[in-house]
RNA sequence: GGGCUCCUAGUUUAGCGGUUAUAACGACCCCCUCACACGGGGUAGGUCGCCAGUUCAAAUCUGGCGGAGCCCA
Numbered sequence: 001g002g003g004c005u006c007c008u009a010g011u012u013u014a015g016c017g018g019u020u021a022u023a024a025c026g027a028c029c030c031c032c033u034c035a036c037a038c039g040g041g042g043u044a045g046g047u048c049g050c051c052a053g054u055u056c057a058a059a060u061c062u063g064g065c066g067g068a069g070c071c072c073a
Stems, first nucleotide, its partner, number of pairs: 001072007010025003018056001027043005049065005
């Protein structure tokens, strides 16, 4: 320098253009226990990497930028 893949909650992740964006782990609260762990119930936590475009409607499609990884040179 060229090509390809990926970026969603603290972490890992689901979501083939349309209802309020999922789950697990973690955090917090309650129950249980003498207590801790396990177990049961609940709550909070996301401007879906950034900026534009297409569309009635974008996490999803397109372009640019940034970041991570792989291959080639």